Context: one part of a larger RNA
């Protein structure tokens, strides 16, 4: 490399968008690039392969045929792939309607708690563990009321729940904005899919500058436990945790499962939505679209085929099949050197050998 694979064995880029590339819906028509049949020429000689001969045999050597891969031309088919013209609506998109939602950004308001200051009341303990101390307190704490002031976070509601490409998103109003799902079938008519290269976004922690700091809270301090304790437990405590704006760009970033489009028994929950019945309505019921689960034990029978090494997946498939990227190819060395790009720097992308089992 061929094959062979990627939920746990190696192996699906975090996650979208998307140029080129690949791949592409019904019909009809025209052409023959691909394909495809017939024939022509070409494809030196030697060699290899069949036959057949010559050296005693055999290597060796001779004569004859065949054959392999192509290449160009010629004629001729049109199913299918392509060019190129013409149509179609089912695949995409637009449009119109009501409709759910912690999608996102930004302003503003709310309360509960904490912590602090100030005053009341009040006295000797507090607070802290398995048990202590350190610590706080008569310069009057702790507890209890009043008030004032920061700062992060939003109890009930709350769900196997929504929403979002994915990180992620939850107090409440209100402005501004992305997106989906149903229903109508009005329009445009293959505009689709996927994506190397490129672009955007990407939790925690970290970095730059400026604020801001209420509680936690790396690192440091002390107290403990211990044989020791650079831990676990306690008192403390600074970065950081918040906010603005630049960076950083990584995760067990996971459903360990790329996207996409189509087929293939069901059962039951529950989100949104529409149509039917029913109703004075509206709830129920039942049916169809679109999401999100669960088919496990009590407890005998249970997810059907079907796939898997197996556990287990099983219309949300890891089933049956098509497109297109990415990715792996025995362990260690190593996601490391040592060269590049990026970054302030932490590093981060990319990526081996030696040796060794």
């Nucleotide at each position: 490399u061929u094959g062979g694979g990627c939920g746990u064995a190696a192996a699906g880029c975090g996650u979208c968008c998307g140029c080129a590339g690949g791949u592409g819906g019904u019909c009809c028509g025209u052409u023959a690039a691909g394909u495809c049949a017939u024939u022509g020429g070409u494809c030196a000689a030697a060699u290899c392969c069949c036959g057949g001969g010559g050296c005693u045999c055999a290597a060796c050597c001779c004569c004859g045929g065949a054959a392999c891969u192509g290449c160009c031309g010629a004629u001729g088919a049109u199913a299918c792939u392509g060019a190129c013209g013409g149509a179609c609506u089912u695949g995409a998109g637009a449009c119109c309607g009501g409709u759910a939602g912690a999608g996102g950004c930004a302003a503003g308001c709310g309360g509960a708690a904490u912590u602090a200051c100030a005053g009341g009341u009040g006295u000797a303990g507090c607070g802290g563990u398995a048990a202590a101390a350190u610590g706080c307190g008569u310069u009057u704490a702790u507890a209890u009321c009043u008030g004032u002031a920061a700062g992060a976070a939003c109890a009930c509601c709350a769900a196997a729940g929504g929403c979002g490409a994915a990180a992620g998103c939850a107090g409440c109003u209100u402005g501004c904005u992305g997106g989906a799902a149903c229903g109508g079938u009005u329009c445009u008519g293959a505009c689709a899919c996927u994506c190397a290269u490129g672009g955007a976004c990407g939790a925690a922690a970290g970095c730059g500058u400026g604020g801001g700091g209420a509680g936690c809270g790396a690192a440091a301090a002390g107290g403990a436990u211990u044989a020791g304790a650079u831990a676990c437990c306690c008192u403390u405590g600074u970065a950081g945790u918040c906010c603005a704006c630049g960076c950083c760009c990584u995760a067990a970033a996971c459903g360990a499962u790329g996207u996409g489009u189509g087929c293939u028994g069901g059962a039951u929950a529950u989100u949104g939505a529409a149509a039917g019945u029913a109703u004075c309505g509206a709830c129920c019921c039942u049916u169809u679209c679109a999401g999100u689960g669960u088919c496990g034990u009590c407890a005998a029978a249970a997810a059907a085929a079907g796939c898997u090494a197996a556990c287990g997946c099983g219309u949300u498939a890891a089933g049956c099949a098509c497109a297109c990227c990415g990715c792996c190819u025995g362990g260690g060395a190593a996601g490391u050197a040592c060269g590049g790009u990026c970054g302030c720097a932490a590093g981060a992308c990319u990526a081996a050998a030696a040796c060794u089992c």
This is a predicted structure of a 357-nucleotide part of an RNA (small-subunit ribosomal RNA, central domain) from an uncultured bacterium.